[in-house]
RNA sequence: GGGCAUAUGGUGUAGCUGGUUAUCACAUCCGCUUAGCAUGCGGGGGGUCGUGGAUUCGAUUUCCACUAUGUCCA
Numbered sequence: 001g002g003g004c005a006u007a008u009g010g011u012g013u014a015g016c017u018g019g020u021u022a023u024c025a026c027a028u029c030c031g032c033u034u035a036g037c038a039u040g041c042g043g044g045g046g047g048u049c050g051u052g053g054a055u056u057c058g059a060u061u062u063c064c065a066c067u068a069u070g071u072c073c074a
Base pairs, nucleotide, nucleotide: 001073002072003071004070005069006068007067010026011025012024019057028044029043030042031041032040050066051065052064053063054062
């Protein structure tokens, strides 16, 4: 220098053929249970979907560029 893959709450993840409220688990907070802790049960908060632009009535999803990480080639 070139090719490919990935980027989504604090962490890890799902998200199909673009459709208006983005999923689940862990963690965190509150309540119940206990003499207390843990476990268990119920509930809540937390994401401007890596950045910028384009297409569209509408983009996590399509297109382009860039950034970061991983990998391969030279």
Description: Transfer RNA from Phlebopus portentosus, 74 nucleotides, folded computationally. A source record names the gene tRNA-Ala-AGC-3-1. The coordinates come from a structure-prediction model, not an experiment, and the mean pLDDT is 81. Its Rfam family is "tRNA".